Molecule: transfer RNA
Organism: Pseudomonadota bacterium
RNA sequence: GCAGGUAUAGUAUAGCGGCAGUACAUCACCCUUCCAAGGUGAGGGCACGGGUUCGAGUCCCGUUACCUGCU
Numbered sequence: 001g002c003a004g005g006u007a008u009a010g011u012a013u014a015g016c017g018g019c020a021g022u023a024c025a026u027c028a029c030c031c032u033u034c035c036a037a038g039g040u041g042a043g044g045g046c047a048c049g050g051g052u053u054c055g056a057g058u059c060c061c062g063u064u065a066c067c068u069g070c071u
Base pairs, nucleotide, nucleotide: 001070002069003068004067005066006065007064010024011023012022013021018054026042027041028040029039030038047063048062049061050060051059
């Protein structure tokens, strides 16, 4: 330099163009003499910039970061 892949909450990971989910973690409450465990609930997220579309996490282009291969 070229090609391919990945980017979603603190972490891990789903999401067939139509309300962004789950688990763990965090916080509050319940339970318990206390802690742990358990139960209920809450907060928190689509890498960035454009395009297509009535509507984009999803499709297209570019950028950035990381991974793999080739040279």